[in-house]
Context: one part of a larger RNA
RNA sequence: GCCAGCGAGUUACGGGACGCUGCGAGGUUAAGCUUGGAAGCGAGCCGCAGCGAAAGCGAGUCUUUAAGAUGGCGUGAAGUUGCGUUCCGUAGACGCGAAGCCGGGUGAGCUAUCCAUGGGCAGGCUGAAGCGGGAGUAAGAUCUCGUGGAGGGCCGAACCCACUUCGGUUGAAAACGGAGGGGAUGACCUGUGGAUAGGAGUGAAAGGCUAAUCAAACCCGGAGAUAUCUCGUUCUCCCCGAAAUAGCUUUAGGGCUAGCCCCGGCCGCUUACUGGCGGAGGUAGAGCACUGGAUGGACAAGGGGGCCUCACCGCUUACCGCGUCCAGCCAAACUCCGAAUGCCGCCAGUCGACGAGGCCGGGAGUCAGAACAUGUGGGCUAAGCUGUGUGUUCGAGAGGGAAACAGCCCAGACCGCCCGCUAAGGUCCCAAAGUCAGUGCUGAGUGGCAAAGGAUGUGCGUCUGCCCAGACAACUAGGAUGUUGGCUUAGAAGCAGCCACCCAUUCAAAGAGUGCGUAACAGCUCACUAGUCGAGUGGACAUGCGCCGACAAUUCACGGGGCUAAGCACCGCACCGAAGCGGCGGGCCGGCGCGCCAUGCGUGGCGCGGCGGCGGUAGGGGAGCGUUCCGUACGGCUCGAAGCAGGCAGGGCGACCUCCUGUGGACCGUCCGGAAGCGCGAAUGCUGGC
Repeated sequence: GCCAGCGAGUUACGGGACGCUGCGAGGUUAAGCUUGGAAGCGAGCCGCAGCGAAAGCGAGUCUUUAAGAUGGCGUGAAGUUGCGUUCCGUAGACGCGAAGCCGGGUGAGCUAUCCAUGGGCAGGCUGAAGCGGGAGUAAGAUCUCGUGGAGGGCCGAACCCACUUCGGUUGAAAACGGAGGGGAUGACCUGUGGAUAGGAGUGAAAGGCUAAUCAAACCCGGAGAUAUCUCGUUCUCCCCGAAAUAGCUUUAGGGCUAGCCCCGGCCGCUUACUGGCGGAGGUAGAGCACUGGAUGGACAAGGGGGCCUCACCGCUUACCGCGUCCAGCCAAACUCCGAAUGCCGCCAGUCGACGAGGCCGGGAGUCAGAACAUGUGGGCUAAGCUGUGUGUUCGAGAGGGAAACAGCCCAGACCGCCCGCUAAGGUCCCAAAGUCAGUGCUGAGUGGCAAAGGAUGUGCGUCUGCCCAGACAACUAGGAUGUUGGCUUAGAAGCAGCCACCCAUUCAAAGAGUGCGUAACAGCUCACUAGUCGAGUGGACAUGCGCCGACAAUUCACGGGGCUAAGCACCGCACCGAAGCGGCGGGCCGGCGCGCCAUGCGUGGCGCGGCGGCGGUAGGGGAGCGUUCCGUACGGCUCGAAGCAGGCAGGGCGACCUCCUGUGGACCGUCCGGAAGCGCGAAUGCUGGC
């Protein structure tokens, strides 16, 4: 891993609701007694009256009061017993799962420390004190030669340790092996016997060690601890179908109530939509009348600077500026104004088999939401970001499109069909359908990512300058004189800089000079003019499609091939295209109509007709299948029961049922009822097999 078997809402009591049922103003007994066996008795419980704290009163009563009135709760609705289903409560309460807490015990044959008593440490090196001889001294000290053999001394085996590295890492080994390393007469190592223990021991102290277990050992018990957590929770079909919100919460991944879903009862068009009428409002927009912000100008109180003055005055100012006026603006917490929608009320209409609405009761689930569009807050007018309103989809929704792609576009799947029509999107090939028709545009593979910005790309439109009295471009020629203008400067001569720049003259025309150039001149050139040529040539704006801007790691920014239309824009016709719509056949559900049957009313069953419905998670409701056992009735079976295998035959929407053959060799089934250890694929499930 696979297969088989086992494996999870049970039971008791109390309570609510619903269904059935007996009796009914009553219903019913418990233990027990009694009895012939179910009869009978039997406290009690629920109901038949309530109100008040109570005394108490009573269809009333309480509040208040002396009393009434008002107000609250009542009166005017039949209950109760049992059975069944379901839910709640109390219990382990659907199953498995902690880490832990407590009690009583077992452990120091591992290890920690201690006690008692034994054992062990090759060999080598060093050479302390002391002692002796000699030297030395007044005596010493001291020196020297020996002797001696000290040391948590030195080197290094056994022994003990475990610093480095390599291997090993489903190991040879649940801590090892190889090569090196440290201690090795000591706080050394070690045998044996003994002592100390679970909030306790022991610890040269690491929370270490206390039997491969230690921030509290192990075993058994309390015990099925608790688990707002995770996982799992077993047959079928039919109907409906959510939520991810609000409030509160030592609450935030939990819960309670409400909201939203289901079921039943009652009401019976009240719902929804549309129209009409009426109403509330301060948003979008707009505005500046208020509150604030804010730009320019005019006037201007007051202030600053300057002048004047002994002072008071006064004059002036490209300074600031209250305020007023004019013009132009801004605002969620501004409003002189002010929509569209939406909302509320009334009336009417439409649909009505509308799974609409309201009330009451029972059962839930939900409280992590997501994207998209849009109104907004936060953020950076960032985020596949975050909060909120409105809508849609997903969630719980399959199908077609978007290459692939929960949330986008189209569209809501009861089943079958080798039928038809369409939606979005498409129609050259992959690949179903136009190489369809018409008119333009693009030349960039733009299409098939991107901005500010840039550009004689190109189409279309508008306005405008010059132009046959000859424009624009090109070519030829001129482009001069006073003068080197003045100033400045070493120089400044059109061309460093400053000033002037109506200068004047000659002219067809020519600036006191457009650019290059020189140290300064020179030189080249332009403006301007003439000639040649002979018809258009400049500028601005608006707009369509393109160009550059454009750098990321394999070719990879059309799904691909490939495309100059198979790109873009507009217009038209045709076709393809889905589980949409239609056609044909079938199933189920709902309510309506008709008919038949049953019935004590109520009602139930069957058949037919036309109509409508049938995506679905959590979840609610309904109807069934099967397994084991029991009761009643009826059956099968050695002429072969169950089981098993095969056939794949018949029936049922399905769970399943039946039939045939073989095997097997003794039990088995059906109807109607009853009771459950009642259905497995998942729980890192349990046991076994392979």
This is a predicted structure of a 690-nucleotide part of an RNA (large-subunit ribosomal RNA, domain II) from Olsenella sp. It matches the Rfam family "Bacterial large subunit ribosomal RNA". Gene Ontology terms of the family: ribosome and structural constituent of ribosome. The RNAcentral record of the full RNA draws on ENA.